Record summary
This is a predicted structure of a 1411-nucleotide RNA (small-subunit ribosomal RNA) from Pedobacter quisquiliarum. The coordinates come from a structure-prediction model, not an experiment, and the mean pLDDT is 82. NCBI's taxonomy places the organism under Bacteria, Pseudomonadati, Sphingobacteriales, Sphingobacteriaceae, Pedobacter. The sequence is in RNAcentral, with records from ENA and SILVA. It matches the Rfam family "Bacterial small subunit ribosomal RNA".
[in-house]
RNA sequence: UUACAUGGCAAGGUCGAACGAUACUUGACCAGCUUGCUUCUCACGGAAAGUGGCGCACGGGUGCGUAACGCGUAUGCAACCUACCUUAAUCAGGGGGAUAGCCCGAAGAAAUUCGGAUUAACACCGCAUAAAAUCACAGUAUAGCAUUAUACAAUGAUCAAAUAUUUAUAGGAUUAAGAUGGGCAUGCGUGACAUUAGUUAGUUGGCGGGGUAACGGCCCACCAAGACCACGAUGUCUAGGGGAUCUGAGAGGAUGACCCCCCACACUGGUACUGAGACACGGACCAGACUCCUACGGGAGGCAGCAGUAAGGAAUAUUGGUCAAUGGAGGCAACUCUGAACCAGCCAUGCCGCGUGCAGGAAGACAGCCCUCUGGGUCGUAAACUGCUUUUAUUCGGGAAUAAACCUAUCUACGUGUAGAUAGCUGAAUGUACCGAAGGAAUAAGGAUCGGCUAACUCCGUGCCAGCAGCCGCGGUAAUACGGAGGAUCCAAGCGUUAUCCGGAUUUAUUGGGUUUAAAGGGUGCGUAGGCGGCUUAUUAAGUCAGGGGUGAAAGACGGUGGCUCAACCAUCGCAGUGCCUUUGAUACUGAUGAGCUUGAAUAUACUAGAGGUAGGCGGAAUGUGACAAGUAGCGGUGAAAUGCAUAGAUAUGUCACAGAACACCGAUUGCGAAGGCAGCUUACUAUGGUAUUAUUGACGCUGAGGCACGAAAGCGUGGGGAUCAAACAGGAUUAGAUACCCUGGUAGUCCACGCCCUAAACGAUGAAUACUCGCUGUUAGCGAUAUACAGUUAGCGGCUAAGCGAAAGCGUUAAGUAUUCCACCUGGGGAGUACGCUCGCAAGAGUGAAACUCAAAGGAAUUGACGGGGGCCCGCACAAGCGGAGGAGCAUGUGGUUUAAUUCGAUGAUACGCGAGGAACCUUACCCGGGCUUGAAAGUUAGUGAAGUUUUCAGAGAUGGGAGCGUCCGCAAGGACACGAAACUAGGUGCUGCAUGGCUGUCGUCAGCUCGUGCCGUGAGGUGUUGGGUUAAGUCCCGCAACGAGCGCAACCCCUAUGUUUAGUUGCCAGCACGUUAUGGUGGGGACUCUAAACAGACUGCCUGUGCAAACAGAGAGGAAGGAGGGGACGACGUCAAGUCAUCAUGGCCCUUACGUCCGGGGCUACACACGUGCUACAAUGGAUGGUACAGAGGGCAGCAAGCUGGCAACAGCAAGCAAAUCUCAAAAAGCCAUUCACAGUUCGGAUAGAGGUCUGCAACUCGACCUCUUGAAGUUGGAUUCGCUAGUAAUCGCGUAUCAGCAAUGACGCGGUGAAUACGUUCCCGGGCCUUGUACACACCGCCCGUCAAGCCAUGGAAGUUGGGGGUACCUAAAGUAUGUAACCGUAAGGAGCGUCCUAGGGAAAGCU
Repeated sequence: UUACAUGGCAAGGUCGAACGAUACUUGACCAGCUUGCUUCUCACGGAAAGUGGCGCACGGGUGCGUAACGCGUAUGCAACCUACCUUAAUCAGGGGGAUAGCCCGAAGAAAUUCGGAUUAACACCGCAUAAAAUCACAGUAUAGCAUUAUACAAUGAUCAAAUAUUUAUAGGAUUAAGAUGGGCAUGCGUGACAUUAGUUAGUUGGCGGGGUAACGGCCCACCAAGACCACGAUGUCUAGGGGAUCUGAGAGGAUGACCCCCCACACUGGUACUGAGACACGGACCAGACUCCUACGGGAGGCAGCAGUAAGGAAUAUUGGUCAAUGGAGGCAACUCUGAACCAGCCAUGCCGCGUGCAGGAAGACAGCCCUCUGGGUCGUAAACUGCUUUUAUUCGGGAAUAAACCUAUCUACGUGUAGAUAGCUGAAUGUACCGAAGGAAUAAGGAUCGGCUAACUCCGUGCCAGCAGCCGCGGUAAUACGGAGGAUCCAAGCGUUAUCCGGAUUUAUUGGGUUUAAAGGGUGCGUAGGCGGCUUAUUAAGUCAGGGGUGAAAGACGGUGGCUCAACCAUCGCAGUGCCUUUGAUACUGAUGAGCUUGAAUAUACUAGAGGUAGGCGGAAUGUGACAAGUAGCGGUGAAAUGCAUAGAUAUGUCACAGAACACCGAUUGCGAAGGCAGCUUACUAUGGUAUUAUUGACGCUGAGGCACGAAAGCGUGGGGAUCAAACAGGAUUAGAUACCCUGGUAGUCCACGCCCUAAACGAUGAAUACUCGCUGUUAGCGAUAUACAGUUAGCGGCUAAGCGAAAGCGUUAAGUAUUCCACCUGGGGAGUACGCUCGCAAGAGUGAAACUCAAAGGAAUUGACGGGGGCCCGCACAAGCGGAGGAGCAUGUGGUUUAAUUCGAUGAUACGCGAGGAACCUUACCCGGGCUUGAAAGUUAGUGAAGUUUUCAGAGAUGGGAGCGUCCGCAAGGACACGAAACUAGGUGCUGCAUGGCUGUCGUCAGCUCGUGCCGUGAGGUGUUGGGUUAAGUCCCGCAACGAGCGCAACCCCUAUGUUUAGUUGCCAGCACGUUAUGGUGGGGACUCUAAACAGACUGCCUGUGCAAACAGAGAGGAAGGAGGGGACGACGUCAAGUCAUCAUGGCCCUUACGUCCGGGGCUACACACGUGCUACAAUGGAUGGUACAGAGGGCAGCAAGCUGGCAACAGCAAGCAAAUCUCAAAAAGCCAUUCACAGUUCGGAUAGAGGUCUGCAACUCGACCUCUUGAAGUUGGAUUCGCUAGUAAUCGCGUAUCAGCAAUGACGCGGUGAAUACGUUCCCGGGCCUUGUACACACCGCCCGUCAAGCCAUGGAAGUUGGGGGUACCUAAAGUAUGUAACCGUAAGGAGCGUCCUAGGGAAAGCU
């Protein structure tokens, strides 16, 4: 491991003390002469080349490949090599032929090549000598590890050398040994995937040979058929390994930068040469890709060396200095080379150290910020100011260590060499480190955060926007969560973010988890491999344990000490290194081997049990069908019906026959079986369990991956059978629909034989085996025993429980307890038991079994509520039984909607809609239009001025503005009342937010509930109490109870009313007495009565009977005015509805301030196609009209009620007594009663609408008042679906009064009395509520939650005719370079070479198939 520009460098290195030649310089000599030049020779120096030696295989880089003896560790080589270095021994005789260079010539653009002549060596080649080397073979001795090794030694064969010189040495040859470095082999360790299960022909081994330094199928010939693999072969994917680094308590997990060791590689692939060493980074050859040069013929190249460039990328430096030191190469040396190295440069990238000052200083300054704002707090001793110091920075001056060698000179020792001593020479970094001096706080602080986790809080802005966010989450008008500010916190020359690894995570659990219900026990058995295994004894020593030895490199880590001023850093010493090898010992346990034992297991004998299995035979009931008889109109079916069957005779009944399937009663928490499963009776065959006796064997056992067998129902195949039932299907119903539930039919199937399928909620949702651990009770089969008395024991099947376990529910000798062994399975939900692949299957399908993507949960058990077309009990005008209404008409009134300049605002299911409003013509009024005012319309304080006030005039719509007249307050005074008014301090807002609030109110609901303390139970939420049995209107009371008590509610206490007594007697009353009037308590008197209004009494299931433990209930009971709460009212628990109200009032925040404040005029709130609510009046004869006549209660009244009289048809007007009221008055009560009239009609009902004329109130009745009179005379003939009120003085019906108010739209609201009913069997149903219980996937609580299809777009994935790219293998064709090998022709005397062949191979080609 992308490509690389540079005439940049990194080994074109070095050696003239190996060699020849020599440009050039200098010198010498000789010669020539041109007297300063040339030639020859020699010498010193020496450029550029050449031969030769050594080096280039080190150092430096990178991590492509490699899952491998590559690496680590430990061994071995009796199977090996090693240049330079060290030690020892021996030797170096004598020759030969070349060649580069140089010179000449040739080809070519170049690279380069060729030819001729000539020349040297430590280059090359023979010959001689030669053993202690190698080989062959015989012998002796010793030893071992099998081949053998070692020692001695005879014989034979083979192989050597080189010189240089200053004569000292250096170099050379052979051998042996050492050291160093390497090579080879082996044990163990060292990734993922089984959706990769079989792989392999030189493959495995042997014999013989070749080759290598060396063993070996490394290669070849022959022979054999082996070798590897579930302890994971082969294949695919990924990856250099280690020392170590990070993390962790550790075990582990992750990583493999820098430094060290090993390996691999050098553009890609192959190949060899040279060499001691390479199959060679800066060597060669060939092929390929790419780049460059070219004269197109041909050539050149390889930064994963140091710098540097381009590209890529989030991102990574200078084309620097020096060989001074350390190290390397060459050299005798000087020395040369060295991008190794040492230094410098760049980068806050990391680690370490230092500084940016220290001390004093309170008017606690100003500004800023905050607040409860005359003021306080904070920033903060912080600053200013005063004193001090000078690290660092700046300037100036001085100034190292790193250097010691080599070398030179001199000297000393022995032997002209070596060793030592003295002196001298050499510094890139560098004028650097360091030291000194000077002046002066001078030159030096940022980043993140402040809701919780997590240290640190306020204000403003924003308003689900902008934004934040690691998780939870924040932001919708009061944000400690966004942005800014002030303050604070944490770090600090850094601080935050992002990415990644470990931790926390016991969340893969060896240490250290689980599997009933949370994920998880295989459907069941048999059994292979494997794992585990009873008692005694002997031997051994593999595991195990202990001691010794070796190793575990250095660095790192840890500890000690030391050196840079400290530290980082470095040095040194030590410990450790859990591992491997070896040796000696121990023998309890495990293993191995031997010998025994009986309790595990099995066998035998006797007895016994059963729906155990397989095959055959038999039986009755029922059902259906057929035949016959008899018989007539329906049968059948359902919630109700219909389809269906039936006069061609059904159903029902009887007799006979046939068919198939299933076996009532017994029958059971029973029995049997491994599970699935097994039920009429009987026969045959067969299997099993249990008990008893301990007779036999003697551990023969347990579990069990793969494997084999069995395995409900449905389904499939072939052949039978087919009564019933019954998918599919058909018809009828139901329904909005009804491909369903219901009904009538009905085919596969259900049954049998054979063969498949192999799954289930195959469940005890609980694997098998063994041992141990309190009990009670039922039952099955045995044993002992005479016995279904009783107690005991074995094996089962059940219930309840102690300990213990468990998240709880629960389990509890049949464990889910305590332990052991083995197997299976789990690791968030969905995607998904899906896809792909493979195996099985006739098919259906089964087994094995992911990922992308997506969510922040999914889930278990239990708790409290809420809910249920769940259950039980109970209540309410809730239903039912009744009476009267609403819904239809007209009108009134409110609302919606619409309209409008405005139709002010609020209230909106029940719980808004005759509601706020208990009274909108102006005012009210908040709305609209227009006109005005601005400290303002009102209130307070302070000057000043003036009495106040009243009459009047002008402009104007008025507000308002201008003027005239009268007036001169009280008080002794101080001063006060009133008014005007400049200025100032305060204003004002019915503007927004009821989802910021207080207060008040509605509703559940006058329902009987809601809680607390202590105790107890539960891990806890929570429970108990408050549940249960009774009872009540009631959580009212009683009884029981791990509860005992208490509080808020209920009830009572309060008011009215029903009876009585006492007291009192006016304005009330009048029995008796008296007076008076046409008449009237009118008057005197009276307290008797009514009445008034105060105090008491009275009712408590107190008494009786019955029931009941009691509480209590029943009785037309007694008594009593009233009887079981006598009838009404006030009174509303904890809480719910973010219910209503910022427009009663109050109030936080926000908003407006010549206006969103305030004054005035006019208008509007009264509109009107329509819809709804609440009412009034009616539709008539139980009535209308006319006349007469009777009886209330409770209220109001002086700007008032008004008698009475007069006028008017009347509303009313005029005059006018009485009364601030038990006195006067409103005031007539009405229905009722007594008469008369009207006879069923749109009327003598009904009164709307409309016309005209009036009355009254008021400044003013047009928009927009009420009333009166006359006239007009609408709809309406009892109201659809539906719906409301009411249980007794109630409903219904009748009138009267009051508040508000000038008047009134009042038919409303609130009160008052008169007349005065009907009905309640009962709780099945509707609605609402209470208690207990049950289910729940709901908790915003069923108006909840939630499922599926579909449209469009997007995301991820599977399939798909096909298309395209990569990878590896097999076979085929071809085949470069090169090694090996063959070779007659050519070269060479020869050795040998050329050439031509052979084998193999990189590469190339083509084909099929795999992935």